[in-house]
C1' cells in the first nucleotide's frame, strides 16, 4: 500500500441587506421577537390513528402469510435463532409447512423421466434366425431404483455382511425450531417440480381528507317512463292507528341465510352548487441520562414545541471558509420497505511489500 465487506454522521458553514408564509404580543394596515421541506418528503407497496357507513352477524368467494422464539399499536416489518445455500475470509442471500390426499409438467436426448426401462454390453443356450437371464461396466440426459468395499452367482443384483447414507423409535441437551463421534429396530417407500392446480394452519368489514362537520348562497318543489302498495286480526271519532304474514328497498364482492330500519323504488333527459370556515397539528412526539435486555426494544427520570401551505410558502444579492456539497420539496398523521445518490469517518477480513 491494494482489495472487500460492514456500521454511523452530514446534506455545505458564517455575516450582511432585501423579499416570502404561519403564530403571538403590541397596535392600526403596520412594527416587534420566534419558526419556516427529507433521509429519503419519492413510489403509493404494506400496517395503523383519525372520519364516515344499520349489520365492525354467519356462509361462500376472494385476498395475504408460512421454520421456531420474540418485539410493536399493528404489518408481509424489525431482531435473535434453526435450516439451506454463496464466499478462502469478514460477511451476504432465503416467497423456509405439506409430494406418503389427488391431480399435472420435466424440452430435446435417451430403451426407459415414475406404480418407468433394457440401447450397447455381459453370462446361459442355440436349429445361427434367435431364445432366457442381467442392471455390476457403457451411452443419452440438468436428473436414470443410493455409495465403497468384501463375499456371492452362470454372469449380476442389498443377494447377504461392514461402513457411511436414510427412516421410525427411544435417550440427552435446548422454551422452540432442531442437533447430537448416543442406543435400538429395518434392506430401505422409490426423482424433481406447490414462485404449478391443491391440501393444511393462521390472519382480513368498506371507502377515504377530494374522508367528514359548520356557515352563506343559488337553481327548476322540474318532465319522462316502469315496479310495488296485497291479506288477515284488533280499536275506532270511520280520518285513522295498531299486530302478524307477504312484497319492495338498505350492506362498495354474492340473484345467500339471519338480524335491524322503512314504505317506497328503478332507468333517462334537463338544471342549480366553481363561495368560506373546520378537519389542519401536542404526537404509538423529539432530544438527554439512567436502568433492563445477546438484540429489536422496554422502563424512569429531565428537557423542547420544531411547516400547516391552498394555482400551493425559505428566494435574490454581496463577502467569506472549506470535506467544493448529491438525489432531491410536505399537503391529514404515523410505523415500515423499496428506489435514487454526493461526501466525510470508524470496524473487521483477505493480499502483497518493508522492519
Nucleotide at each position: 500500500g491494494g482489495a472487500g465487506u460492514c456500521g454511523g454522521c452530514c446534506a455545505g458553514g458564517c455575516a450582511a441587506u432585501c423579499g416570502c408564509u404561519g403564530u403571538u404580543u403590541c397596535a392600526g394596515u403596520g412594527a416587534a421577537a420566534c419558526a419556516g421541506a427529507g433521509g429519503a418528503a419519492a413510489g403509493u407497496c404494506c400496517g395503523g390513528g383519525c372520519u364516515c357507513c344499520u349489520u365492525c352477524g354467519g356462509a361462500c368467494a376472494g385476498g395475504g402469510c408460512g421454520c421456531c422464539a420474540g418485539g410493536u399499536a399493528a404489518c408481509g416489518c424489525c431482531u435473535g435463532g434453526a435450516g439451506g445455500g454463496c464466499g478462502c475470509g469478514a460477511g451476504c442471500c432465503c416467497a423456509u409447512g405439506g409430494a406418503a390426499a389427488g391431480u399435472g409438467c420435466c424440452a430435446c436426448a435417451g430403451a426407459a423421466a415414475a406404480g418407468a426401462u433394457a440401447c450397447c454390453g455381459c453370462c446361459a443356450g442355440u436349429u445361427c434366425g434367435c431364445u432366457g437371464g442381467u442392471a455390476a461396466g457403457g451411452g443419452u440426459g440438468a436428473a436414470a431404483u443410493g455409495g465403497u468395499g468384501c463375499g456371492g452367482u452362470a454372469a449380476g443384483a442389498g443377494c447377504g455382511c461392514a461402513c457411511c447414507g436414510c427412516g421410525c423409535g427411544a435417550c440427552u441437551g435446548g422454551u422452540a425450531a432442531c442437533a447430537g463421534u448416543u442406543c435400538g429396530c429395518g434392506g430401505c417407500a422409490u426423482g424433481g417440480u406447490a414462485a404449478a392446480c391443491c391440501c393444511c394452519g393462521c390472519c382480513c368489514g368498506g371507502a377515504g381528507c377530494a374522508a367528514g362537520a359548520c356557515c352563506a348562497a343559488a337553481u327548476a318543489g322540474g318532465g319522462g317512463a316502469g315496479u310495488g302498495c296485497g291479506c288477515g286480526g284488533c280499536u275506532u271519532g270511520c280520518g285513522a292507528g295498531u299486530c302478524g304474514c307477504a312484497c319492495c328497498g338498505c350492506c362498495g364482492g354474492u340473484c345467500c341465510c339471519g338480524a335491524g330500519c322503512g314504505g317506497a323504488c328503478u332507468c333517462c333527459c334537463g338544471g342549480g352548487u366553481a363561495g368560506g370556515u373546520u378537519g389542519c397539528u401536542c404526537g404509538a412526539g423529539g432530544c438527554g441520562g439512567c436502568c433492563g435486555g445477546u438484540g429489536a426494544c422496554g422502563g424512569c427520570c429531565g428537557u423542547c414545541c420544531c411547516a400547516g401551505a391552498u394555482g400551493a410558502a425559505u428566494g435574490a444579492u454581496u463577502g467569506u471558509c472549506c470535506u467544493c456539497g448529491a438525489c432531491a420539496g410536505a399537503a391529514c398523521c404515523c410505523g415500515g420497505c423499496u428506489u435514487a445518490u454526493u461526501g466525510c469517518c470508524g470496524g473487521c477480513u483477505c493480499c502483497g511489500g518493508c522492519u
Predicted 3D model of a 355-nucleotide RNA (Bacterial RNase P class A) from a Gammaproteobacteria bacterium. The organism belongs to Gammaproteobacteria, within Bacteria. The sequence was found by an Rfam model in a public genome assembly. Its Rfam family is "Bacterial RNase P class A". The family's RNA type in Rfam is ribozyme.